[in-house]
Context: one part of a larger RNA
RNA sequence: GUAGGCGUAAAGGCCACGUAGGCGAUGAAUCGAGUUGAAAGUGAAAGUCACCAAAAAUUGGCAGAAUGCUCUCAAAACCAAUUCACUUGAGUGAGACAGAUGAGAGUGGAAUUUCAUGUGUAGGGGUAAAAUAUGCCGAUCUACGAAGGAACACCAAAAAAGAAGGCAACUCUCUAGGUCCCUACCGAUGCUGGGGUACGAAAGCAUAGGGAGCGAAUAGGAUUAGAUACCCUGGUUGUCCAUGCCAUAAAUGAUGAGUGUUCGCCCUUGGUCGAUGUGGAUCAAGGGCCCAGCUAAUGCGUGAAACACUCCGCUUGGGGAGUACAGUCGCAAGAUCAAAACUC
Numbered sequence: 001g002u003a004g005g006c007g008u009a010a011a012g013g014c015c016a017c018g019u020a021g022g023c024g025a026u027g028a029a030u031c032g033a034g035u036u037g038a039a040a041g042u043g044a045a046a047g048u049c050a051c052c053a054a055a056a057a058u059u060g061g062c063a064g065a066a067u068g069c070u071c072u073c074a075a076a077a078c079c080a081a082u083u084c085a086c087u088u089g090a091g092u093g094a095g096a097c098a099g100a101u102g103a104g105a106g107u108g109g110a111a112u113u114u115c116a117u118g119u120g121u122a123g124g125g126g127u128a129a130a131a132u133a134u135g136c137c138g139a140u141c142u143a144c145g146a147a148g149g150a151a152c153a154c155c156a157a158a159a160a161a162g163a164a165g166g167c168a169a170c171u172c173u174c175u176a177g178g179u180c181c182c183u184a185c186c187g188a189u190g191c192u193g194g195g196g197u198a199c200g201a202a203a204g205c206a207u208a209g210g211g212a213g214c215g216a217a218u219a220g221g222a223u224u225a226g227a228u229a230c231c232c233u234g235g236u237u238g239u240c241c242a243u244g245c246c247a248u249a250a251a252u253g254a255u256g257a258g259u260g261u262u263c264g265c266c267c268u269u270g271g272u273c274g275a276u277g278u279g280g281a282u283c284a285a286g287g288g289c290c291c292a293g294c295u296a297a298u299g300c301g302u303g304a305a306a307c308a309c310u311c312c313g314c315u316u317g318g319g320g321a322g323u324a325c326a327g328u329c330g331c332a333a334g335a336u337c338a339a340a341a342c343u344c
Stems, first nucleotide, its partner, number of pairs: 003316004007298002012312001016197002021192003026085005034078001036075001037073002040070003049064001051061003089189001091185002095180003102174006108152001113147003117143002123134001204245004209240001213239002218234004256311006264289010293300002317344003327336003
């Protein structure tokens, strides 16, 4: 490179936006770059292939062939381009609607912990059982008050919204997107997307705060042959906030994005129409079965893993190895790109 592939066997990029590029609705007209066809020229000789001679040969002869290139001509279907239209793709507007979409500010109650005070007396705590630790300097329990930080029970659901990460107390302000419906506008403005850019859990890093609970490290007590663990008592970084880094996860639906076409059934969510009597119709979103079809099987099955198309990414036996070296990025930790020898 080709070919076959990418849910689970190797393989879908964490996710979107978007440049170049690739691909791209309908009806006409023009054009004729490309494609297809025909004719001509050229494609030196030698060599190769074909043919002839020869018993044969690395011999001799002959006229051909030679996917290409150039020019000309013609016609047909496609199609690039240009022009004019068109509306169903894309988009805009009016009117409604749903939602934990995001950012900022404020407020709230329950609970844990600590502190102050009262009452009150010997345990409380913890475990399979114990002990360390705690308590007569009065604990635990209980009543009341205060402080402070973090998380938001029930509602809650296969639910909702978001590109993904992620998102749940309440109120306000700002804000992105979505769905339905009706007519109007616009007139292909589209899809994908190498490089690029933005976002991106947790942990970690820098600076300044905060620190209730939990809790890497760590100390002690147990367990054990040992116990650098599981269990228990403490407990620092951290977890929280602000600003700036980091750019990775089983970042999973282990399933890239978009478009079209396909038997039925059940449930849920949000609109619109209809009906006001309950198994109505339709659009959008989600979930569960399943015919056909597909699949190695499992299973998928109208948001496919079916039937097709467009574009991107990735894969090619196990190990060595997602490692070394070099480059780029980073404060660092490291990230990214990414081999080979050797070995089975």